The prediction has a mean pLDDT of 87. The part of an RNA shown here (small-subunit ribosomal RNA, 5' domain) has 521 nucleotides and comes from a metagenome. The full RNA is in RNAcentral, with records from SILVA.
Context: one part of a larger RNA
RNA sequence: GAUUGAACGCUGGCGGUAUGCUUAACACAUGCAAGUCGAACGGUAGCAGGUCUUCGGAUGCUGACGAGUGGCGGACGGGUGAGUAACGCGUAGGAAUCUGCCUGUUAGUGGGGGACAACGUGUGGAAACGCACGCUAAGACCGCAUACGCCCUACGGGGGAAAGGGGGGGAUCGCAAGACCUCUCGCUAACAGAUGAGCCUGCGUUGGAUUAGCUAGUUGGUAGGGUAAAGGCCUACCAAGGCGACGAUCCAUAGCUGGUCUGAGAGGACGAUCAGCCACACUGGGACUGAGACACGGCCCAGACUCCUACGGGAGGCAGCAGUGGGGAAUAUUGGACAAUGGGCGAAAGCCUGAUCCAGCAAUACCGCGUGUGUGAAGAAGGCCUUAGGGUUGUAAAGCACUUUCAAUGGGGAGGAAAAAGGUAAGCUUAAUACGUUUGCCCUUGACAUUACCCAUACAAGAAGCACCGGCUAACUCCGUGCCAGCAGCCGCGGUAAUACGGAGGGUGCAAGCGUUAAUC
Numbered sequence: 001g002a003u004u005g006a007a008c009g010c011u012g013g014c015g016g017u018a019u020g021c022u023u024a025a026c027a028c029a030u031g032c033a034a035g036u037c038g039a040a041c042g043g044u045a046g047c048a049g050g051u052c053u054u055c056g057g058a059u060g061c062u063g064a065c066g067a068g069u070g071g072c073g074g075a076c077g078g079g080u081g082a083g084u085a086a087c088g089c090g091u092a093g094g095a096a097u098c099u100g101c102c103u104g105u106u107a108g109u110g111g112g113g114g115a116c117a118a119c120g121u122g123u124g125g126a127a128a129c130g131c132a133c134g135c136u137a138a139g140a141c142c143g144c145a146u147a148c149g150c151c152c153u154a155c156g157g158g159g160g161a162a163a164g165g166g167g168g169g170g171a172u173c174g175c176a177a178g179a180c181c182u183c184u185c186g187c188u189a190a191c192a193g194a195u196g197a198g199c200c201u202g203c204g205u206u207g208g209a210u211u212a213g214c215u216a217g218u219u220g221g222u223a224g225g226g227u228a229a230a231g232g233c234c235u236a237c238c239a240a241g242g243c244g245a246c247g248a249u250c251c252a253u254a255g256c257u258g259g260u261c262u263g264a265g266a267g268g269a270c271g272a273u274c275a276g277c278c279a280c281a282c283u284g285g286g287a288c289u290g291a292g293a294c295a296c297g298g299c300c301c302a303g304a305c306u307c308c309u310a311c312g313g314g315a316g317g318c319a320g321c322a323g324u325g326g327g328g329a330a331u332a333u334u335g336g337a338c339a340a341u342g343g344g345c346g347a348a349a350g351c352c353u354g355a356u357c358c359a360g361c362a363a364u365a366c367c368g369c370g371u372g373u374g375u376g377a378a379g380a381a382g383g384c385c386u387u388a389g390g391g392u393u394g395u396a397a398a399g400c401a402c403u404u405u406c407a408a409u410g411g412g413g414a415g416g417a418a419a420a421a422g423g424u425a426a427g428c429u430u431a432a433u434a435c436g437u438u439u440g441c442c443c444u445u446g447a448c449a450u451u452a453c454c455c456a457u458a459c460a461a462g463a464a465g466c467a468c469c470g471g472c473u474a475a476c477u478c479c480g481u482g483c484c485a486g487c488a489g490c491c492g493c494g495g496u497a498a499u500a501c502g503g504a505g506g507g508u509g510c511a512a513g514c515g516u517u518a519a520u521c
Stems, first nucleotide, its partner, number of pairs: 001521004006517005013369006019362002021327001026325003030322003035072003040069002043065002047063003050059003079280003088205007097197002102193008110144001112142002119134006150159003164185006172179002206252003213243003218240008255277004259270004282303005305316004333359001335358003341355001342353004372402004382393004406462001408457005416448001422442007465510005470491003476505005486493002
C1' cells in the first nucleotide's frame, strides 16, 4: 500500500447492489418448513344444494369431502462442516453394473379367487395406543391361461405378466346397466436411448522421525456364498506373503475443488457468500420399504438429556425458516406472497412449497448523489496571535441575485405476464358436424407496491464529521503542566519558555464517514 463475512470509539442525509453466528455439531418454548390424487376404491363425519316428508326427520341424488384402503412423492429441494489425510476431492482413464418418471420401437392387456382396513358390536388403558368377533370395495393381494422378444439349461427341455379409469356415440343386441365402436390416460413383457447412480485404476492433495518398523483376513491362490455389479466383500482349505527412509505405521491438524485476497510475476495465505462433489442429522448400532436410503422433519434397539403420568407406562430431537436462552468483541424479522422461476401430486381446475421471489433490520462492504451556486472588502463583529503598527480566521459570514438534485407533499405511471383454464374459426383423428388434439383470435392473473420513472408545489430551506500537525509524514503558534499528569507504530517526548503531554486558535488529510485493534499478502 492493498484486502476483510470483521469488531470497537466518535459521528451520521439519501439511494442502488451485495452481504450478515467466523464462537457452543450447546440446549431449545411457540408457529410454519411435504404433500397430493374422488378421472384407482368402499364410502359420507362436516358444509352447500336437490328430492321426499307424518315437519320430528329421511335420502350419497349432486357439488364436494374428514377419516380409511390404494398410487405417486416424503432419497429432491433446504441446513451444517462434527468426522474424514481417504479413490474423500481434483484430473485422466476403465469394465463386471443398476436406473422410477421421460423418449423411440415391438408384442400384449383373456378369465377367475380369497382377504384386510374403513364401518358395526363388545371390551382393555390415565394416556399413548390397543384386543376380540362380524360385514365390505379396488389399479390392494393370489392362482389359472397365453409368451414375439425375456430368464435358466445338462441343449432334451423348463420358467415367468398385466388393471383398469375417463370423455363421446349413429346403426345392431339388451328391460336396464351395458355389450359394441371410437378418442384418451393408464397397465404388462422386452429392446434401445437419455438422465442419474454404484464400482476399479494412474497421477496430484498439510505438518511431525523428539513416531522406524507395521500387518493373521493380513498378501495371494482354489472352491463356495453374497451383491445390481469386479473383488478377502464373506466363509472353508492351501501357500507365506504384503507395506516401509521414494517415509509405512503412529500422532497432530483439516471437509476437497472451481475459486478469493495479495503480488510485476514466480509465489504466499485463505476456501464466507455463489457453483460442483463428499460427509453428517441428539450419541452409537441395525435393518425394513423402495427404481433409489441403511433415510434431517420414517422404523427398531441401546445411551445421555428434556417433558407427561393415575407410577403400570408413554412422548421428543431447529446442523430447515423465523425466534429464545447460553457462549462471545460480534452477526438480522417469531414479516408478505405463491405474482414470477422451479419442484411434488393431479387429466385438469387446483392444492402444497420458510425452495424461491420480495419486504423489514444493520454505513457491514462496494458504487452513486447531496449538504447549495454566483456575487460580495466597511477586509464588519467576535476569536486567536502580536514587535501593539498590525496579522490571521477570510469572500469566509452578513447582504444581494439565482437554482431545487435528494428529502417532503400532491398527482400521473411502464415493465417484471407468458400462459393454463374457458369461448370461438380452420386442419387432423373418427362411422361422426361428438370427444380429443394442433394452430390462430378473444378473455383473464402482480406479493413487491404509496414500484421504477415522469410532472407539479414550496422553502437555502431538512443534511459534516473524524483523525492528525517532532522526524519518518502533508500540516505551527499561544496558554496550562513541570520526569508529574500523560504520549508513543519506530526513533523517542515531559525535570519552568514542550511545534511530541492537556486545552485553544490556526492548519493538513480523508469524508458519510474517519480513526483504532485483529488478520493476510

Rfam family: Bacterial small subunit ribosomal RNA.